[in-house]
RNA sequence: UCGACGAGAAGCCGCAAGGUGAGUAAAGUGGCGGACGGGUGCGUAACACGUGGGUAAUCUACCUUUUGGCCUGGGAUAACGCCUAGAAAUGGGCGCUAAUACCGGAUAAGACCACAGCUCUGCGGAGUGGUGGGAAAAGGCGCACGCAAGGGUGCCACCGAUUGAUGAGCCCGCGGCCUAUCAGCUUGUUGGCGAGGUAACGGCUCACCAAGGCUACGACGGGUAACUGGUCUGAGAGGACGACCAGUCACACUGGAACUGAGACACGGUCCAGACUCCUGCGGGAGGCAGCAGUGGGGAAUAUUGCGCAAUGGGCGAAAGCCUGACGCAGCAACGCCGCGUGGGUGAUGAAGGCCUUCGGGUUGUAAAGCCCUGUCGCCCGGGACGAAUAAGCCGUCUAACAGACGGCCCUGACGGUACCGGGAGAGGAAGCACCGGCUAACUCUGUGCCAGCAGCCGCGGUAAUACAGAGGGUGCUAGCGUUGUUCGGAAUUAUUGGGCGUAAAGGGCGCGUAGGCGGCCGCGUAUGUCGGGUGUGAAAUCCCACCUCUUAAAGGUGGAAUUGCAUUCGAAACUACGUGGCUAGAGUAUCGGAGAGGAUGGUGGAAUUCCUGGUGUAGAGGUGAAAUUCGUAGAUAUCAGGAGGAACACCGGUGGCGAAGGCGGCCAUCUGGACGAAUACUGACGCUGAGGCGCGAAAGCGUGGGGAUCAAACAGGAUUAGAUACCCUGGUAGUCCACGCCGUAAACGAUGAGUGCUAGGUGUUGUGGGUAUUGACCCCCGCAGUGCCGUCGCUAACGCAUUAAGCACUCCGCCUGGGGAGUACGGCCGCAAGGCUAAAACUCAAAGGAAUUGACGGGGGCCCGCACAAGCGGUGGAGCAUGUGGUUUAAUUCGAGGCAACGCGAAGAACCUUACCAGCCCUUGACUUCCCGAUCGGGGCUCCGGAGACGGAGCUCUUCAAUUGGUCGGUGACAGGUGCUGCAUGGCUGUCGUCAGCUCGUGUCGUGAGAUGUUGGGGUAAAUUCCCCCCAAGGACGGCCACCCCCCCCCCCCUUAGUGCCCUCAUUUAAUUGGGGCACUUUAGUGGGACUGCCGGUGAUAAGCCGGAGGAAAGUGGGGAUGACGUCAAGUCAUCAUGGCCCUUACGGGCUGGGCUACACACGUGCUACAAUGGCGGUGACAGUGGGCAGCCACUCCGCGAGGAGGAGCUAAUCCCAAAAAGCCGUCUCAGUUCGGAUUGUUCUCUGCAACUCGAGAGCAUGAAGUCGGAAUCGCUAGUAAUCGUGGAUCAGCAUGCCACGGUGAAUACGUUCCCGGGCCUUGUACACACCGCCCGUCACACCAUGGGAGUUGGUUUUACCCGAAGACGGUGCGCUAACCAGCAAUGGAGGCAGCCGGCCACGUAGUAUGAGU
Repeated sequence: UCGACGAGAAGCCGCAAGGUGAGUAAAGUGGCGGACGGGUGCGUAACACGUGGGUAAUCUACCUUUUGGCCUGGGAUAACGCCUAGAAAUGGGCGCUAAUACCGGAUAAGACCACAGCUCUGCGGAGUGGUGGGAAAAGGCGCACGCAAGGGUGCCACCGAUUGAUGAGCCCGCGGCCUAUCAGCUUGUUGGCGAGGUAACGGCUCACCAAGGCUACGACGGGUAACUGGUCUGAGAGGACGACCAGUCACACUGGAACUGAGACACGGUCCAGACUCCUGCGGGAGGCAGCAGUGGGGAAUAUUGCGCAAUGGGCGAAAGCCUGACGCAGCAACGCCGCGUGGGUGAUGAAGGCCUUCGGGUUGUAAAGCCCUGUCGCCCGGGACGAAUAAGCCGUCUAACAGACGGCCCUGACGGUACCGGGAGAGGAAGCACCGGCUAACUCUGUGCCAGCAGCCGCGGUAAUACAGAGGGUGCUAGCGUUGUUCGGAAUUAUUGGGCGUAAAGGGCGCGUAGGCGGCCGCGUAUGUCGGGUGUGAAAUCCCACCUCUUAAAGGUGGAAUUGCAUUCGAAACUACGUGGCUAGAGUAUCGGAGAGGAUGGUGGAAUUCCUGGUGUAGAGGUGAAAUUCGUAGAUAUCAGGAGGAACACCGGUGGCGAAGGCGGCCAUCUGGACGAAUACUGACGCUGAGGCGCGAAAGCGUGGGGAUCAAACAGGAUUAGAUACCCUGGUAGUCCACGCCGUAAACGAUGAGUGCUAGGUGUUGUGGGUAUUGACCCCCGCAGUGCCGUCGCUAACGCAUUAAGCACUCCGCCUGGGGAGUACGGCCGCAAGGCUAAAACUCAAAGGAAUUGACGGGGGCCCGCACAAGCGGUGGAGCAUGUGGUUUAAUUCGAGGCAACGCGAAGAACCUUACCAGCCCUUGACUUCCCGAUCGGGGCUCCGGAGACGGAGCUCUUCAAUUGGUCGGUGACAGGUGCUGCAUGGCUGUCGUCAGCUCGUGUCGUGAGAUGUUGGGGUAAAUUCCCCCCAAGGACGGCCACCCCCCCCCCCCUUAGUGCCCUCAUUUAAUUGGGGCACUUUAGUGGGACUGCCGGUGAUAAGCCGGAGGAAAGUGGGGAUGACGUCAAGUCAUCAUGGCCCUUACGGGCUGGGCUACACACGUGCUACAAUGGCGGUGACAGUGGGCAGCCACUCCGCGAGGAGGAGCUAAUCCCAAAAAGCCGUCUCAGUUCGGAUUGUUCUCUGCAACUCGAGAGCAUGAAGUCGGAAUCGCUAGUAAUCGUGGAUCAGCAUGCCACGGUGAAUACGUUCCCGGGCCUUGUACACACCGCCCGUCACACCAUGGGAGUUGGUUUUACCCGAAGACGGUGCGCUAACCAGCAAUGGAGGCAGCCGGCCACGUAGUAUGAGU
């Protein structure tokens, strides 16, 4: 769900009978369906899935085709009634009853079974007809006839057989995950015979027999996973995935099991076991949302306990109809895809506001406002669908028909008053998100200051951040935009398409060889691969194309194409494969010949080391950078003679030879392997490579036994050293040697696997052959086989390779995939051990690496230069003092400078000032600039008062009306001011490398490029002088060097000028060059010349140049100065000045007094004076040059011992003055802390100055310290230099041992470039590039992260043999029970069945035992 079946309410009406409800609801028997539809992806690596086949080894309800039948009997049972158990679930007993429920009999065409024939065959079987056997059923509804019985007929149902369709089972080929650190697995296992079982084949199950079966083309094990059509991505090949939709499979709380049935071992069925939840009267029961909603939990996260069967589909039914969370719709979520809107036009005083600004303006921006319009969506009002056409019923047509078909009428809408249409109002309600350093479209301001923060990668942020945060502006997308996660791509970064292995990761240490892969020439055949055609299949959907339907689109409909695959069939025969026949070019065999440290064994030789014996001989030997340990007077070393023993083989010896590699070296013998050359003969592809496997395999090491001379880990001692567990020395044990056995590794390297073929040459060398020539041997030419160098094409990232390839190709093997962790851990195998082979991950980094380039660096090399060393001279470091610095101190001791390249530096001069510092007292538009307002008109000098002064106040006097864009005062605010910070924000200036010879550019050429060349090389120079030459892809150029122009000095000549200069000549004169005179000389200062390797000789390369000479004043740059390339040091300076930013503004500004910069236990730098006789002192009095001078220099006179004072000429200077130059010469002193030295101190003075207390210089007298030439170390100087001697000037009132300048006297030495320092060029190495002051390694301490091991402990999974053994099916039994059938009158018996019991199988359970493992 259905009336085939029996039974059948409540309620209502009625007094009742009864009627109605209604043969309805509900329940039962029975039939069909609950195996479909719906959900999920646990399990499964499997014939589960995909694809193509097979089933002659099968089944299939309902449906369909054909055909035959549907006869006759029987006994029960539920519901129901009565009794009864239980809380319930659920039953139990007795009694009654029906069927399309169940059973017996009849009938039997065909199907099925058995037996014997025939045909076909894929040989398994199938088909065909003959004989025998057993096996079936059910009625219901309607119509007309008939009194009824009954038969007839229509539809449905039922039975046997048959056909098809559909669905299903089973079998097979092929295909699709990871792991070998899983290599062996398997006993129903593999096969056979027989039996059982199934719808059906089959070890599916059982008994027996045999010992098989699978596996490197990956068995077995472990991990993960439903599979596919397809989806995403990709040019494709591929890679990843398997939501929705569709096909298959599996599952239904977990595990097991069967029943029923056509179909299940069954999601909403049964039984058992387990966990969980619920009910209970505690005895016992119930349940299974991975159906639709919904709840809880978990989670970053995923919807309504909606409407309807109107449509589509399904089940049942004759049908009406009922059922259907399938399905159709609606609801929620911007989750996705698609469409639409948030308005359109006009509008420049380019409004206001914001932001920026160079303050002019720019931008937001036609954007807004304003004006004129439109009406999508939303809102209001009205209309309003398609989806619906059946079925049933009625009517009609066709028809024999009420079957069926067709036409018409009637009925049916969840969505939904929805879509859509019309009208109305109204710009009204509707824009966000990310980004703006590069990649990558888009920029400014402010804040912040390695903080806060950003970040996909590179990387931003430490005071000017387009990178953080905010803002303005901009860019992109848009109802979305960003972020996170995942997949593919880019990634040729696993490379089939489409990569590599000399040095970047990567060739196995080497050989022999198994499987496998690949393989010479000519025929014939087959058809494996291959190619072509046909056929079947490749589900639909998806993708693509065309057309169509929703206003469009998304979406959907119809058709096509495609589905690259598989199967089958026909054909082709070049290549491949296979079969067969032949060939000789690959490969091999035979003959002859020579070369060789090829291997093994046995002998044998001399030199040397060591040891022993003896002789000679005496004090050392040995060893080293130097020594010592050591040996030696007990006689060493040395030397001679003899002996012992072990090991290794000088010369030859050679990028020479041999061997597969490791490796092999005196000579002889024996045995033995391989290669090569020559010439012929033979076999006939016999070949190449080679995963596994097997063998060989340096040194060291291990085991056993020998041997042991040398050498020599460990060890000992001596040295070296800060130390020295090293390097050096003296000893010395394992070992080194032999035999046997292990080990199995090396930078086992050519860092280059093996084989074959092809692709220019040149030149050595080894072996051998040929040719020419020769008496012969060389030489020479041509081959073959090795072994080197150079080099073309080509290759390579480059370096390089280059017929011995790293070139061009083919075949096979091994290996690689960022660095570290790590060739490590765990596991396995091997080993006596040491250890070897195989071989990860977590974690961590943004690199690690190759080749080449430019620099820099080197206790690398070559060449060269410099007072760099050396050779010299004089100093510093010791003393005292001066000065600067550090440190310390202080109220302050202002600041800066810091190796060279800070430290007598800024400072060419701090008592006040300077002055910036400290204390105190004062001022606040200010000491100073510009502007505004108001008032007022000036300026100077002197005196007085208060005060420390600044300042405040008062008086006297001189002079003057000079100014209205001016002065002064007061006020206000803009502003002034800052020696406050940042020299790491800057300009300018300066130091330094370094006056070193270097640094570059354009064009060309070379190189993929960075870059190179030029600029390197040879000679030569002071020099990158580019001077010469040669080689040369370079030919030119700027700046630097040099030189010219420029500057100075010395020297020579000439001209001119002149006299404050000079005096040769002339005369005169004077005390005198005093005055005349003159301009020769000197000098002064202008101009010009001269010097250029110009000349000669030599040398050199004929050159550049160098050497020598002449001449000359001067000779090879004559001397000196100025002049400082590209750059380096974030060098120095914000305190010279300028300046960005920041900071202060009654103070970090300004004024004043006083103090400080001058301190003082110490340390350092630079100097002065000394330590004395080359000197001190005294005397004498000779010779310079540069300079300076008017608030100045000051002659001369007088006074004073003196500093100085008082007078006073000259000079604005070649005129006067400073101004005396000093070293020199003469005398004395005679080696002493002095007649050296002068510090320190006392005292008296002088000068400058407002002022010498802190804190000036000088003079006189007195005092008289350290110091007797200076440790380690260190500085300057190469000629008019060092040394030494004075002189002047700047600053300055005064103050100089400092600085700058001047002259006088005036040396020594340089062999030379090994070394120290600095520099230049070339070259080399490099892991450096803030560039050796670099980089970088290991241990340790602490914290944290990840991982391995770890006495153990614990969870999960899997598993062997036992144990236990529910339900269940099966087998046995069945003495209990038993309606149908049979026998019998009956009783009863028989057949059959049921319960029960037994057995093997088996889920769950299992604390226990054994095995195992370990010792």
A computed fold for a 1415-nucleotide RNA from an uncultured delta proteobacterium, annotated as small-subunit ribosomal RNA. The coordinates come from a structure-prediction model, not an experiment, and the mean pLDDT is 81. Rfam family: Bacterial small subunit ribosomal RNA.